A computed fold for a 71-nucleotide RNA from Electrophorus electricus, annotated as transfer RNA. The RNAcentral record of the sequence draws on ENA. Rfam family: tRNA.

């Protein structure tokens, strides 16, 4: 320095233009003498700006930021 991927709740992972999902966690009740286990409910999320578009997590630009290649 050039090139690729990625960036999505406390954590991990999905979502291929038309309602943002999913397991763990949390917090609440319930069950249990407690306390673990088990059921039920709940809360929280699209790196940042702009652009296309009737709609953008998804398409384009550009900006930080992590990983891998090379050198």
């Nucleotide at each position: 320095u050039a090139g690729a991927a990625g960036a999505u709740g406390g954590u991990g992972u999905a979502g291929g233009g038309g309602a943002a999902g999913c397991a763990c966690a949390u917090a609440g009740a319930g069950u249990u003498u407690u306390g673990a286990u088990c059921u039920c409910u709940u809360u929280g999320g699209c790196a940042u700006a702009g652009g296309u578009u009737c709609a953008a997590g998804u398409c384009c630009u550009a900006u930080u930021c992590u990983u891998c290649u090379a050198g």